[in-house]
């Protein structure tokens, strides 16, 4: 320093959990690729605290990677 959807990841001032790949589904094509549409999928690494409210702040622990001694 980073931890968010099976993968990369975004979210930075606290109020709506996203995108892209992929998965299934429906259409164009004789069939695969391709395209165009829709779905579904998430204890936001555990716990805890503070607020009406927390992925976002605080505090403990995991777990990883990288410096200095």
């Nucleotide at each position: 320093c980073u931890g968010u959807a099976g993968c990369u990841u975004a979210g930075c001032u606290g109020g709506g959990a996203g995108a892209g790949c992929g998965u299934c589904c429906c259409g164009a094509u004789u069939u695969c690729a391709u395209c165009g549409g829709g779905a579904a999928g998430g204890u936001c690494g555990g716990g805890g605290g503070u607020u009406c409210g927390a992925a976002u702040c605080c505090c403990c622990c995991c777990a990883g990677c990288u410096c200095c001694a």

Transfer RNA from a Chloroflexota bacterium, 69 nucleotides, folded computationally. The coordinates come from a structure-prediction model, not an experiment, and the mean pLDDT is 80. RNAcentral holds the sequence, with entries from ENA. It matches the Rfam family "tRNA". Its family is annotated with triplet codon-amino acid adaptor activity in the Gene Ontology.